The RNA shown here (Bacterial RNase P class A) has 383 nucleotides and comes from a Bifidobacteriaceae bacterium. Its Rfam family is "Bacterial RNase P class A". Rfam describes the family as follows. Ribonuclease P (RNase P) is a ubiquitous endoribonuclease, found in archaea, bacteria and eukarya as well as chloroplasts and mitochondria. It is annotated as a ribozyme. A source record names the gene rnpB. The prediction has a mean pLDDT of 78. The sequence is in RNAcentral, with records from ENA. Lineage of the source: Bacteria > Bacillati > Actinomycetota > Actinomycetes > Bifidobacteriaceae.
[in-house]
RNA sequence: UGAGGUGGUUGGGCGGUCGCGGCGUGGCCAGGGCCACGGCGAGGAACGUCCGGACUCCUCAGAGCAGGGCGGUGGGUAACACCCACCCGGGGCGACCCGCGGGACAGUGCCACAGAGAAUAGACCGCCGCGUCCUUGAGUGGAGCGCGGCAAAGGUGAAACGGUGGUGUAAGAGACCACCAGCACCCCCGGUGACGGGGGUGGCUCGGUAAACCCCGCCCGGAGCAAGGUCAGGCAGGAAGCGUUCGAGGGUGACUCGCCCGAGCUUCCGGGUAGGCCGCUUGAGGCGUAUGGAAACGUGCGCUCUAGAUGGAUGGCCGCCGCCGCGCCAAUGCGGGCAACCGCGGCACGGCACAGAAUCCGGCGUACAGACCACCUCAUCCG
Numbered sequence: 001u002g003a004g005g006u007g008g009u010u011g012g013g014c015g016g017u018c019g020c021g022g023c024g025u026g027g028c029c030a031g032g033g034c035c036a037c038g039g040c041g042a043g044g045a046a047c048g049u050c051c052g053g054a055c056u057c058c059u060c061a062g063a064g065c066a067g068g069g070c071g072g073u074g075g076g077u078a079a080c081a082c083c084c085a086c087c088c089g090g091g092g093c094g095a096c097c098c099g100c101g102g103g104a105c106a107g108u109g110c111c112a113c114a115g116a117g118a119a120u121a122g123a124c125c126g127c128c129g130c131g132u133c134c135u136u137g138a139g140u141g142g143a144g145c146g147c148g149g150c151a152a153a154g155g156u157g158a159a160a161c162g163g164u165g166g167u168g169u170a171a172g173a174g175a176c177c178a179c180c181a182g183c184a185c186c187c188c189c190g191g192u193g194a195c196g197g198g199g200g201u202g203g204c205u206c207g208g209u210a211a212a213c214c215c216c217g218c219c220c221g222g223a224g225c226a227a228g229g230u231c232a233g234g235c236a237g238g239a240a241g242c243g244u245u246c247g248a249g250g251g252u253g254a255c256u257c258g259c260c261c262g263a264g265c266u267u268c269c270g271g272g273u274a275g276g277c278c279g280c281u282u283g284a285g286g287c288g289u290a291u292g293g294a295a296a297c298g299u300g301c302g303c304u305c306u307a308g309a310u311g312g313a314u315g316g317c318c319g320c321c322g323c324c325g326c327g328c329c330a331a332u333g334c335g336g337g338c339a340a341c342c343g344c345g346g347c348a349c350g351g352c353a354c355a356g357a358a359u360c361c362g363g364c365g366u367a368c369a370g371a372c373c374a375c376c377u378c379a380u381c382c383g
Base pairs, nucleotide, nucleotide: 001379002378003377004376005375006374007373008372009371010370012321013320014319015318016317017316018315020041021040023038024037025036026035027034028033043354047365048364050363051362052361053360054359055224056223057222058221062257063256064255067220068219069218070217071216072086073085074084075083076082087101088099089098090097091096102215103214107213108212109209110208111207124154126150127149128148129147130146131145132144133142134141162180163179164178165177166176167175181205183202184201185200186199187198188197189196190195228278229277230276231275237269238268239267240266241265242264249261250260251259252258285304286303287302288301289300290299291298292297322352323351324350325349327347328346329345333344334343335342336341
């Protein structure tokens, strides 16, 4: 210098002016409110609403059976499907990255196309023996057919029921042997553990799929801030049906049992309302520092307060600057460095992403023009 990897920061700046929503102070006002000043006012994702919690209510929520979620190991956390570290498997020359990562000897199912055969295998092309027939000096050679043996070679496939070499045989085959791979069991060593390393024995190979049913282990009560509470205001009742201990209806939100409340409930016709306040933003908060830990993270101390709208505020315009793109003009030089190499002009026009709170918090996922920082890898060049 080029090509990458990991982690992090930032997300145009300043000024003027006109506005908007809360808060505080002061003033005006009978009251609803109005005015002035001061200060505050979107994000790293406020987003998707996919997980986990806080909080609120349901009788502090029992049992059964369903249903759902999670799934290597050890930690972290309020909790998690998140995070950290490690293990195993896969990818990359490498930095590093990826994995919805329990069980396929509990059982059931499925395995497209191709192929003879896809799981208690199978015979298309083949190899071999016998018979028949032809042939030859000769079991010497041979087409077809029939009967039988075989699974080595070819071929199909994502996958074909171990691999290589040998013995053996008519031809062959774990049929047998050696080595290797895999499986099961046992023992030793290391590790908290997943697991790793080593040794032995055995039978002789036992395919894949659980994001198919299923099995194992662990976890889960439900609804959600339109939760929930409170104040004010408004209205008009009528009809039918069921029911008051032989209990309608309701709660425990698949369901059943159990438990609890229980005098009203359902349908139709008709009528009224569409408000205020609390919840509400101080919270597992932010920043700094010390300390424990390999890390995630924990603990102590100090400082700090930073939106709360409810048809829903956080914006518009102007000026200067910055960055980027394209065009035109100018220059072919200057500056830095031992070198490779790096940096540098003027004017005009256009542009400056993704996106916006709605109870709050921790995550995940997704979107994002550009700029910057740290560490690391590979290749090349120079000193």